[in-house]
Context: one part of a larger RNA
RNA sequence: UGACGGGGGCCCGCACAAGCGGUGGAGCAUGUGGCUUAAUUCGAGGCAACGCGAAGAACCUUACCUGGGCUUGACAUGUUCAGGACCGUCCGUGAAAGCGGAUUUCCCUUCGGGGCCUGAUCACAGAUGCUGCAUGGCUGUCGUCAGCUCGUGCCGUGAGGUGUUCGGUUAAGUCCGGCAACGAGCGCAACCCGUAUCGUCAGUUACCAUCAGGUAAUGCUGGGGACUCUGGCGAGACUGCCCGUGUCAAGCGGGAGGAAGGCGCGGAUGACGUCAAGUCAGUAUGGCUCUUACGCCCAGGGCUGCACACGUGCUACAAUGGCCGGCACAAUGGGAUGCGACACUGCGAAGUGGAGCCAAUCCCCAAAACCGGCCCCAGUUCAGAUUGCAGUCUGCAACUCGACUGCAUGAAGUCGGAAUCGCUAGUAAAGGCGUAUCAGCAACGACGCCUUGAAUACGUUCCCGGGCCUUGUACA
Repeated sequence: UGACGGGGGCCCGCACAAGCGGUGGAGCAUGUGGCUUAAUUCGAGGCAACGCGAAGAACCUUACCUGGGCUUGACAUGUUCAGGACCGUCCGUGAAAGCGGAUUUCCCUUCGGGGCCUGAUCACAGAUGCUGCAUGGCUGUCGUCAGCUCGUGCCGUGAGGUGUUCGGUUAAGUCCGGCAACGAGCGCAACCCGUAUCGUCAGUUACCAUCAGGUAAUGCUGGGGACUCUGGCGAGACUGCCCGUGUCAAGCGGGAGGAAGGCGCGGAUGACGUCAAGUCAGUAUGGCUCUUACGCCCAGGGCUGCACACGUGCUACAAUGGCCGGCACAAUGGGAUGCGACACUGCGAAGUGGAGCCAAUCCCCAAAACCGGCCCCAGUUCAGAUUGCAGUCUGCAACUCGACUGCAUGAAGUCGGAAUCGCUAGUAAAGGCGUAUCAGCAACGACGCCUUGAAUACGUUCCCGGGCCUUGUACA
């Protein structure tokens, strides 16, 4: 000087408390361990691995296994030699890859040759093989915590200290005051994006108050530039104003006005560093290793295997509910080998035909809510696992191993031990919708969107994490 303390003081954070909903029990989905296996490819491992890399494992992917094949190679550049256009079509063999064979047939030229292709040859290619403890880059984490440093000066033999401590204050090393310090940098804040109010400009595909036309009905049409909305510019919030308080300070408490008030709310933004943290399998890359194989191609299998254990979720155990009928109201987004209205067929998944739309124009397009009826507390008209049969769709192909539909079957489950998680407001909880990946889909995941919409916070003693000062130390 740090680090540590079941030392002290001060202060924060959904850290506790107050409250709401969960997990831990059940079934299923998914990831992991273990076991099994020819293989169940590899990585990730307290927080910060475990719905993680994977935003799509039937083949492909694919890195694994078994078997069949290739050896200048699936891919790049060049050397030498020989031959020939290549592409395409066909035959045999085969599971395919491959192997063997048949057929057809060039361009430029200074006539040396060149382009292209095949075969041979040599340099080489190739490796998801090893090392993340050789690395770059990127990322996680402490933590959006308020810290981390420097120049000059001053103090100390020196390590170092001072500044950065102290009194207030703040979300903040934020600001004020004081001070052997005076300044400065990286962080904080602001500048950036979205959202909340208004003005203005512009109105098509959006809008429809007034006028007119028209319909079974509809902004449907003429038209309009008001409103909604869209999107460009601007205004607005700054403790600016008032009162109190405070050191006539920084600020704090209250009030007015205002759509919004003291950081308005949300996002992006992550200092010096820590964990030899993670990644050689995204890519790059040093070294090492393989070279008729640890490279490459193909078929099939595996990554989906199941006594079991854990994590993350979904669905439930019901009456604030289930079922039937009626009937409203969104936003984000997406759409041409695409979205598909509408009509018909089918109980349905879906099929057939197919308008419109390269989309503020057409389409995908809501559910809970609300209204009416039935059920009457029961393993039930709860719950839906499992299994049987029959189907639909995608795809070369759904046996291993897809999703969905109908009928039948109806399991566990009556609110969950010790323990444990999230959340402070348009939040939690509940309800549905969209998108990426994608032929299809194991999505109940992820990332977003809107609809309905709470309860509680006395307080900081305690648990966890963190900041500052101080103290002890046999630790560095």
RNAcentral holds the full RNA, with entries from SILVA. Small-subunit ribosomal RNA, 3' major domain from a metagenome, 476 nucleotides, folded computationally. Its Rfam family is "Bacterial small subunit ribosomal RNA". Rfam links the family to the GO terms ribosome and structural constituent of ribosome.